[in-house]
RNA sequence: GGCCCCAUAGCCUAGCCUGGAUAGGGCGACAGCCUUCUAAGCUGUAAGUCCGGGGUUCAAAUCCCCGUGGGGUCA
Numbered sequence: 001g002g003c004c005c006c007a008u009a010g011c012c013u014a015g016c017c018u019g020g021a022u023a024g025g026g027c028g029a030c031a032g033c034c035u036u037c038u039a040a041g042c043u044g045u046a047a048g049u050c051c052g053g054g055g056u057u058c059a060a061a062u063c064c065c066c067g068u069g070g071g072g073u074c075a
Base pairs, nucleotide, nucleotide: 001074002073003072004071005070006069007068010027011026012025013024020058029045030044031043032042033041051067052066053065054064055063
């Protein structure tokens, strides 16, 4: 340098192919219940402008283009 894959809450992850509902789940955090206390269990809450910019569209996490970062592979 060529090609391919990945990027979504503090962490992990589904959704992307086939555009449309308030972006879902697990762990963690916080609060409450329970308990003599802790853990476990139960309930609730907060936390995401979906890596950045641009384009297409009535509408983009999803499609297209250009970048950034990471990984793989061929030299």
Predicted 3D model of a 75-nucleotide RNA (transfer RNA) from a Candidatus Nanoarchaeia archaeon. The RNAcentral record of the sequence draws on ENA. It matches the Rfam family "tRNA". NCBI's taxonomy places the organism under Archaea, Nanobdellati, Nanobdellota, Candidatus Nanoarchaeia.